This is a predicted structure of a 107-nucleotide RNA (SAM riboswitch aptamer (S box leader)) from Peribacillus deserti. The model forms 97% of the base pairs in the Rfam consensus. Its mean pLDDT, the model's own confidence on a scale to 100, is 84. The source organism's lineage runs through Bacteria, Bacillota, Caryophanales, Bacillaceae and Peribacillus. It was read from a public genome assembly, where an Rfam model found it.
RNA sequence: CUCUUAUCAAGAGUGGUGGAGGGACUGGCCCGAUGAAGCCCGGCAACCAUCAAGCAUUUGCUUGAACGGUGCUAAUGCCAGUAAAUCGUCAAUUUAGCCGAUGAGAG
Numbered sequence: 001c002u003c004u005u006a007u008c009a010a011g012a013g014u015g016g017u018g019g020a021g022g023g024a025c026u027g028g029c030c031c032g033a034u035g036a037a038g039c040c041c042g043g044c045a046a047c048c049a050u051c052a053a054g055c056a057u058u059u060g061c062u063u064g065a066a067c068g069g070u071g072c073u074a075a076u077g078c079c080a081g082u083a084a085a086u087c088g089u090c091a092a093u094u095u096a097g098c099c100g101a102u103g104a105g106a107g
Stems, first nucleotide, its partner, number of pairs: 001107008013041001015040003021031003025081004042073003047069002050065006077099001082096005
């Protein structure tokens, strides 16, 4: 980098450092010197691994823990971006999809 698959409406800082940018892309709309990104610490969660209990028995399911590997820690993945349905139209809502992110597996 490509493919497969699961998840994406919950949750998480009055900290240190750093100094101007950030929220993938486009259009909006926002956040930011009352201090952005990045890094450290703290925290959240429970995808993988591990451990414990229960059930099942062909190595699985459920619940719990959280010392390990990741991830995450403004706003629903901030909203929309394509199609369909509802509707006389617009608007709006819903569903599916595209794109993206993360985990696990494969090349």